[in-house]
Molecule: transfer RNA
Organism: Leptobrachium leishanense
RNA sequence: GGUGCUGUGGCUCAGCUGGUUAAAGCACCUGUCUAGUAAACAGGAGAUCCUGAGCUCGACUCUCACCAGCGCCU
Numbered sequence: 001g002g003u004g005c006u007g008u009g010g011c012u013c014a015g016c017u018g019g020u021u022a023a024a025g026c027a028c029c030u031g032u033c034u035a036g037u038a039a040a041c042a043g044g045a046g047a048u049c050c051u052g053a054g055c056u057c058g059a060c061u062c063u064c065a066c067c068a069g070c071g072c073c074u
Stems, first nucleotide, its partner, number of pairs: 001073007010026003019057001028044005051065004
């Protein structure tokens, strides 16, 4: 230099043949329980989906570019 994949709560990830409120586990907070802690149970907060632009009535999803990470080729 060329090329492919990935980027979604603090972490790991699902959702992505476009369509209403973006799901789950761990972690976090509150309560119940306990002498107290953990566990268990109940409830709660937290992601405008890396960034920008485009297509569309409508974009996490499609297209283009940028950035970051990983791999392959030279």